[in-house]
Molecule: Bacterial RNase P class A
RNA sequence: CCAGGUUCCGGAGGUAAUCGCUGGAAACAGAGGAAAGUCCGGGCUCCACAGGACGAUGGUGCUGGCUAACGGCCAGGAGCAGCAAUGCUACAGAAAGUGCAGCAGAGAGCAGACCGCCUUCGGGCAAGGGUGAAAGGGCAGUGUAAGAGACUACCGCCUGGACAGUGAUGGACAGGGCAUGGCAAACCUCACCAGGAGCAAGGCCAAGAAGUGAUAAGCUGGUCCGGCAUCGAUCACGGGUAGGCCGCUUGAGCUCUGGAGCAAUCCAGAGCCUAGAUAGAUGAUUACCUAAACAGAACCCGGCUUAUCCGGAGCCUGGUUUU
Numbered sequence: 001c002c003a004g005g006u007u008c009c010g011g012a013g014g015u016a017a018u019c020g021c022u023g024g025a026a027a028c029a030g031a032g033g034a035a036a037g038u039c040c041g042g043g044c045u046c047c048a049c050a051g052g053a054c055g056a057u058g059g060u061g062c063u064g065g066c067u068a069a070c071g072g073c074c075a076g077g078a079g080c081a082g083c084a085a086u087g088c089u090a091c092a093g094a095a096a097g098u099g100c101a102g103c104a105g106a107g108a109g110c111a112g113a114c115c116g117c118c119u120u121c122g123g124g125c126a127a128g129g130g131u132g133a134a135a136g137g138g139c140a141g142u143g144u145a146a147g148a149g150a151c152u153a154c155c156g157c158c159u160g161g162a163c164a165g166u167g168a169u170g171g172a173c174a175g176g177g178c179a180u181g182g183c184a185a186a187c188c189u190c191a192c193c194a195g196g197a198g199c200a201a202g203g204c205c206a207a208g209a210a211g212u213g214a215u216a217a218g219c220u221g222g223u224c225c226g227g228c229a230u231c232g233a234u235c236a237c238g239g240g241u242a243g244g245c246c247g248c249u250u251g252a253g254c255u256c257u258g259g260a261g262c263a264a265u266c267c268a269g270a271g272c273c274u275a276g277a278u279a280g281a282u283g284a285u286u287a288c289c290u291a292a293a294c295a296g297a298a299c300c301c302g303g304c305u306u307a308u309c310c311g312g313a314g315c316c317u318g319g320u321u322u323u
Base pairs, nucleotide, nucleotide: 001319002318003317004316005315006314007313008312009311010310011309013289014288015287016286017285018284019283021030022029023028032294036305037304039303040302041301042300043299044198045197046196047195057194058193059192060191061190062076063075064074065073066072077091078089079088080087081086092189093188097187098186099183100182114129115128116125117124118123137155138154140152141151142150156178157176158175159174160173163170164169202246203245204244205243211237212236213235214234215233218228219227220226253272254271255270256269257268258267259266260265
């Protein structure tokens, strides 16, 4: 210098003027990195529920750790891809059972003879060709009529008990001629997890109208008791509509410093308060400067995924050139 890999960081137009909007007594403050998709996990609220077991349904699926929790994150193992840096993986079980495999091909699961090889012409073979995603371990030799784990070494596989590791697992050792082909994001089996609904949750106050009750006045009556009234008056009551208030933003919060840890993360100290609307504010116009995308809170957090503009830094791998 070229090509590639990977880990991160900053911003999200600025300034001025004018006119507005929401919160707040005022001062003052006023969308995002994804506010989005609503795909996971929690807080919170109401409903259900004695405790436990089993079953159904749904989800998760290597190990260890982190966390309030997770299907998230960190670290590690194994497999696959890559020369490498590195990336990807629902990565338990196929000797419990059921099921599936189009086309091609002779034969696709207690396999098979099309070409081929050999032949005593009856047949034998699973080496070579060919088909396929996959052809019943691979490869080299021995052997044979030709062949074949039929036999032998190495590799792979299976079984076993030790060793190292918290563990997934690993590298060896001993034994076995090799059985037990593939698919479980097919049914299924195993292990673990899950009660349901969601802020239009839910709680409080409550006009008017209707309802219930009481009372006084009125009418009847000489007086009291009693009686009369769908509609009037006053007062009270419960339920609750319109409407209002709470929930609502101080929270697993943010910033800085120090410490523990490979890391995710945790601990300690100091400082800070940073939208809260309810048909829904956070805007519009003008001028200048350099280019400005995706997009707009509605109970709140932790993640994942997707969309997208501008700028910057570190580390690593391969190649090339020069010294």